Model confidence (mean pLDDT): 80 of 100. The RNA shown here (c-di-GMP-I-GGC riboswitch aptamer) has 86 nucleotides and comes from a Pseudomonadota bacterium. The organism belongs to Pseudomonadota, within Bacteria. It was read from a public genome assembly, where an Rfam model found it.
RNA sequence: UUCAACAACGGCAAACCCGUCGCAAGGCGGGGACGCAAAGCCUCCGGUCCAUCGGCUUACGCCAAGGGAUAGCGGGGUUACCGAGA
Numbered sequence: 001u002u003c004a005a006c007a008a009c010g011g012c013a014a015a016c017c018c019g020u021c022g023c024a025a026g027g028c029g030g031g032g033a034c035g036c037a038a039a040g041c042c043u044c045c046g047g048u049c050c051a052u053c054g055g056c057u058u059a060c061g062c063c064a065a066g067g068g069a070u071a072g073c074g075g076g077g078u079u080a081c082c083g084a085g086a
Stems, first nucleotide, its partner, number of pairs: 001085003011036002016031006034072001040078003044075003047070004052065001054063003
């Protein structure tokens, strides 16, 4: 300096269950492992989801605003272990 493999010293932990916080999406702790080579960290861009408020509509529904959630939806930024190559 490059790469991410059928390897892994070490690491994380989906669904589900229990507790807890939240109106909710969901967060956190414990159990548990579907998976992960950045499933470490950051909402900058797009997506999805949530509740609130407003507009339009006979209605179904559509649109818009600011706010929240998701980094295990994708992109981007940033730091890095093991191993391999130059």